[in-house]
Formats: sequence, C1' cells, structure tokens
RNA sequence: CGCCGAACCUCCGCGUAUCGCGGAGGGCGGGGGACCCAGGUUGUUGGGGCUAAUCCACACAUUUGUGUGGAGGCGCAGGCUCCUUUAGCGCCAGUCCGUCAGCUAACCCCGCAGGCUUACGAAGGAG
Repeated sequence: CGCCGAACCUCCGCGUAUCGCGGAGGGCGGGGGACCCAGGUUGUUGGGGCUAAUCCACACAUUUGUGUGGAGGCGCAGGCUCCUUUAGCGCCAGUCCGUCAGCUAACCCCGCAGGCUUACGAAGGAG
C1' cells in the first nucleotide's frame, strides 16, 4: 500500500502531543417498540439477539464434545468500482441478554471495535 469488518469523515478544546481523551456535526450499523397481519397457551427439552459462522447423516466419546461426509453460507489477488460464471486457496468461530422481546409508524436505546498478508487465475457485462 492492501484486506476482513458497520466500525468512517470533518470541526473545536485539552493533554503525557504524527498519539490519546472529551465535545459537536455528517455518515454507516444494530436493538427495542402500535393498529393491521401473523401466532393459541403448556417451556430446564427455556427463549431470544449480534455475526458468513447454519442444517442433516454416520462413527467415536458418553456432559460438553471429536472426526468424516453431504447440503448451505462467507472471504480473497495486475488501471478504478460493481454484477454474473468458473478455477484455486481459506473460514463456518466467538459472544451478549437473562425467563423476556413476531412484524411494527411515531418514539426510545446502543455501537463506530478488533484482527490480518507476500499470494499476483480465467471469461462475460455495466459505469
């Protein structure tokens, strides 16, 4: 430089000053929350949210889980951005709420983090 991700930009002030903290504005993202619609209730076999990070089968292990396969989902690179197909290489984790939440106008609340690399495929289309 570039990549994943909503996690960026601008202004002002302060400080231990190419950085950090606080405030304001713009922008991006998430949740709660009516009528109508949907849905009866029974719940320790709870339930729900963020995220691509789910489902099924078999085997092992016998609480959690591990392995294999299938389906499904996500990311990546020669002018820039986007779309489709294909090849190759990777990922399918983690975490939050706390017995509770369908959709949902008005309205209300929250976040703007963290992590990463040496690899240099192809075809078609739009701007």